Context: one part of a larger RNA
Molecule: large-subunit ribosomal RNA, domain II
Organism: Terfezia boudieri ATCC MYA-4762
């Protein structure tokens, strides 16, 4: 301490409250900056695809430089500039001092002014630019006139189609004039062109980065296959085949026996060559296949050196798709070629307004397009007439729900009646269509249930039109329609009729041009299909999430509440108020004890069926003429009823179930026996003296109620609650709401008068402020150029440190201080290899 809203007020004025604004005033070893460490509170890790990421879904250790919508044609809308029925220096040519520049020019050429038809062709004026409605704006602003663009509408012309055809003609043409509900990207007093931009699309590497593939010419057989052709290598045993010698024996033929004799894709085996098995050793090895033991065969299908030949859709292969130089189900390499990918991942600085979609149609379409939708952005044209996810009031259309089924169609229970006609079983009868019984159809009146593809009725809601000036009304014209008729229709001049403008309500409406991104969707509430069911699958209507944060549900995409610039102070919402943890261990009532209590929608389950746990009620029965319940006493007789039994005497069984006396007392309710006996009961009575039985029904509590780490009304913990109903009041607190300051942003208005500059300026007054994919628009940085600042600089220039100070909402910026030693910085413009945290990005480096 202006306005301002609050209080009181004798309507003069007082009083409290008020701001980040204004003035003082105190504090700089500090009430300020920085970093660090304690505690509380809040708070999951960035980018990403995605309905949905803190995710056990992928890329990320740190860093420093590098790194992804570019550039050129060509259209397409809009913007700006010049010029304009034209435009434009492209070729050519001249002149040239700045000589590839500038500066002058006819002509061609490009487009544009003319269109239509396949074409051949033909071709745009009613003697003048139309009619009728609106219609900015100008007028003699009262009524009225004159009306540009533009929009609607009815004609007129052109050409095409299709047609009737005077008339002239060389007989086949030519063509006036007039019709058509026919069609065109025209006419109708031009609006073009050409330069530069912003967006957008196509085409080029085409926003980077990536493929598995295709082509085309070459180079390889030093590994390694086969193959010729010349070389070279291969201990020592065993075994012993022709073949030979001697000897026997035999007529012979040939046989035996002992030796010699060394044959063999024969055997043991070294060296070479190999690689079975340890599934051992090593296994960032010694090694991109190696070590060690055991092991294959080891005069040959042997093993090896050299040369030599066979090459890539070829070759070689005792054959494994092996081997062709660490590469093989088609090698190496170079070049087409920055191949292409509809699929993945990246995609660089701040701020302002505005903001979707997952849906329709089509597509060799379903991982994507186009197309409409939804969005922006720019421009017209309007602003009290219109217009509307409303209501009201009239008029209509409908067959969902509901209802119905002694109404029709379909379905379906149960009895009852009838007995004409059918079927099936009897009874009497030879036998009858003879009568009689049953059983079913059939019929009759009735009775239970039922429908998306039955319905007689028939909502709610949603839907459509209409609520007037383009209307009303009144005289009259016109008509080939119509009528007996100026009788009616239909359309029209002129004249009347305006604030009760013909419900209400609210209120930034239409219109054009271009163009993004989308085109996987998901949750609830209500209706619905399929499926036992589902955190399944598929649809409407609405509303959210996606693209959204804040408060509550402990935790949470979607539920409740409420949407949101930046303060401050009031009040609420929804939940809540023992403590954790702000707010009553308020006040008041019922009821509930759990050896598994309970405790708040969504929502993280329990169920039939029990309980003499308790609470509260509803029927009903009994009771002072004494009930229940406890104690006591009685509890007989016909009669061991009858039948069956081997026996049954109340009491294995069966069937009957009377009758006396009595207060009572069953041809018996249980124990018992072989049958009896005994006992007990039912029933009566006595004490006592007041409420008892039974069956239901529901509110807590219990039982039913078992799972693998110990655990969860969120925890503690609570027990006349801190639990479970009811009822009252106070309090707590959200970015909601009311008041206020301050920033932005739109709209509306005043404003050349002052003063001290900007009209893209200043003031005023209202509204509003959330946001992924886009869209649009101001502003910061960055490297260069051209102008200015006759900018700054060896009296120190950029650049680099640094709890320093300061502007700006951000990006940034400007200053000191310190280091540094030569170049730079501001405004006005212009050009672009022009901003990094990510791409298993690229190079260096820890």
């Nucleotide at each position: 301490g202006a306005c301002c809203g609050c209080g009181c007020u004798u309507u003069g004025g007082c009083g409290a409250g008020g701001a980040u604004g204004c003035u003082g005033g105190c504090a700089u070893a500090a009430u300020g900056g920085u970093u660090g460490u304690a505690a509380g509170u809040g708070a999951c890790c960035c980018g990403u695809c995605u309905u949905g990421a803190a995710a056990u879904a992928c890329g990320g250790a740190c860093u420093a430089a590098g790194g992804a919508g570019u550039c050129u044609a060509a259209c397409a809308u809009c913007u700006a500039u010049a010029u304009g029925a034209g435009u434009a220096u492209u070729u050519g040519g001249g002149u040239g001092u700045g000589c590839a520049a500038a500066c002058c020019u006819u002509u061609a050429u490009a487009u544009g002014a003319a269109a239509u038809g396949a074409a051949a062709g033909u071709a745009a004026a009613u003697a003048g630019a139309g009619u009728u409605a609106g219609g900015a704006a100008c007028u003699a602003c009262a009524a009225g006139g004159u009306g540009c663009a533009c929009c609607a509408u009815c004609g007129a012309c052109c050409g095409a189609u299709g047609u009737a055809g005077a008339u002239g003609u060389u007989u086949u043409c030519a063509g006036a004039u007039g019709g058509a509900u026919u069609u065109g990207a025209g006419u109708g007093g031009g609006a073009g062109c050409a330069u530069a931009g912003c967006u957008g699309u196509u085409a080029g590497g085409a926003c980077c980065c990536g493929a598995a593939a295709a082509a085309u010419g070459g180079u390889g057989a030093a590994c390694u296959a086969u193959a010729c052709c010349u070389g070279a290598a291969u201990a020592g045993g065993g075994u012993a085949a022709a073949g030979c010698u001697a000897g026997a024996g035999g007529a012979a033929a040939c046989u035996c026996u002992a030796g010699u004799g060394g044959a063999g894709g024969c055997u043991c085996g070294c060296a070479g060559u190999g690689g079975u098995u340890c599934u051992g050793a090593c296994a960032u090895a010694c090694a991109a296949a190696u070590g060690g033991a055991u092991u294959a065969a080891c005069a040959a299908a042997u093993u090896u050196g050299g040369g030599u030949a066979u090459a890539g859709a070829g070759g070689c292969g005792a054959a494994a798709g092996a081997c062709u130089a660490a590469u093989c189900g088609a090698a190496c390499u170079a070049u087409c070629u920055a191949g292409u990918a509809g699929c993945u991942a990246g995609u660089u600085c701040u701020g302002g307004c505005u903001g979707a979609a997952g849906u329709u149609u089509c597509c060799c379409u379903c991982a994507g397009g186009a197309u409409a939708g939804c969005a922006g952005u720019a421009a017209c044209g309007a602003u009290u007439a219109a217009u509307a996810g409303u209501u009201u009031u009239a008029u209509g259309a409908g067959g969902u729900a509901a209802a119905g089924c002694g109404a029709a169609u379909g379905a379906u229970u149960a009895g009852a009646g009838g007995c004409c006609u059918u079927g099936g079983g009897g009874u009497u009868g030879g036998a009858a269509c003879a009568a009689c019984c049953u059983u079913a159809a059939c019929u009759u009146a009735u009775u239970c249930u039922c429908a998306a593809a039955c319905u007689u009725u028939g909502a709610a809601u949603a839907u459509a039109u209409a609520a007037g000036a383009a209307g009303u009304u009144u005289c009259u014209a016109u008509u080939a329609c119509u009528u007996a008729g100026u009788u009616g229709a239909a359309c029209g001049u002129g004249g009347a009729u305006a604030u009760u403008g013909g419900a209400a309500u609210a209120u930034a409406c239409g219109u054009u041009a271009c163009u993004a991104g989308u085109g996987g969707g998901c949750c609830a509430u209500u209706u619905u299909u399929g499926g036992u069911a589902a955190g399944c699958a598929g649809a409407a209507c609405u509303g959210g999430c996606a693209a959204u944060a804040c408060g509550g549900g402990a935790u949470g995409a979607a539920c409740c509440g409420a949407a949101u610039g930046c303060g401050a102070g009031g009040u609420u919402a929804a939940g809540g108020u023992g403590c954790u943890a702000g707010a009553a261990u308020g006040c008041g009532u019922g009821c509930u004890c759990a050896u598994c209590a309970g405790a708040c929608a969504c929502u993280a389950c329990a169920a039939a069926a029990g309980g003499u746990g308790u609470u509260a009620g509803u029927u009903u029965a009994u009771c002072u003429a004494g009930a229940c319940a406890g104690c006591a006493g009685g509890a007989u007789a016909g009669u061991g009823g009858c039948c069956a039994u081997a026996g049954a005497a109340g009491u294995u069984g069966g069937a009957u179930u009377c009758c006396a006396c009595u207060a009572a007392u069953g041809a018996g309710u249980a124990u018992g026996u072989a049958a009896u006996a005994a006992c007990u009961u039912a029933c009566c009575u006595g004490c006592c003296g007041a409420a008892u039985g039974a069956a239901c029904u529901a509110g807590c509590c219990c039982u039913c109620a078992a799972a693998a780490u110990g655990g969860a009304u969120g925890g503690c913990a609570c027990u006349u609650a801190a639990g479970c109903g009811u009822g009252c009041u106070a309090c707590c607190u959200a970015u909601a709401u009311c008041u206020u300051g301050c920033c932005g942003c739109c709209a509306u208005g005043a404003u050349a008068g002052a003063c001290a500059c900007u009209a893209u300026g200043c003031c005023a007054u209202g509204g509003c402020g959330a946001g992924u994919a886009g869209g649009c628009u101001g502003g910061c940085a960055u490297a260069g150029a051209g102008g200015u600042c006759u900018g700054u600089g060896a009296c120190g220039a950029a650049g680099c440190c640094u709890u320093g100070g300061g502007a700006g909402u951000a990006a940034u910026c400007c200053u000191a201080g310190a280091u540094g030693g030569c170049a730079u910085g501001g405004c006005c413009u212009c050009u672009a290899g022009u901003g990094c945290a990510g791409a298993u990005c690229u190079u260096g480096g820890u």